[in-house]
RNA sequence: ACCGAACAGGGCAAACCCGCCGCGAGGCGGGGACGCAAAGUUACCGGUCUCUACCCCUGAUGCUGGGCGGCCGAGACAGCGGGACCGCCGGCA
Numbered sequence: 001a002c003c004g005a006a007c008a009g010g011g012c013a014a015a016c017c018c019g020c021c022g023c024g025a026g027g028c029g030g031g032g033a034c035g036c037a038a039a040g041u042u043a044c045c046g047g048u049c050u051c052u053a054c055c056c057c058u059g060a061u062g063c064u065g066g067g068c069g070g071c072c073g074a075g076a077c078a079g080c081g082g083g084a085c086c087g088c089c090g091g092c093a
């Protein structure tokens, strides 16, 4: 450097439940395991989602509604894909 079929030592932890935080997406801790060879780190690119304002469409008609429409801004997701950085064990040479 390459590989994760086997063997071995280990690691992480989806949904769901409980507590706390957040308007929210979601986060943190505990329980729990669907999965994961980077399910380690990082919002750089694309994407998805949230909030707020505005625009558009639409309903109603004194005002309050709906959109599985668009978009500035501020955010969330690394277990959506790519990139960057770092790394354990085993195999092979």
Stems, first nucleotide, its partner, number of pairs: 002091003011036002016031006034079001040085003044082003047077005054070002056067003

The prediction has a mean pLDDT of 83.
The RNA shown here (c-di-GMP-I-GGC riboswitch aptamer) has 93 nucleotides and comes from Thiobacillus sp.
It was read from a public genome assembly, where an Rfam model found it.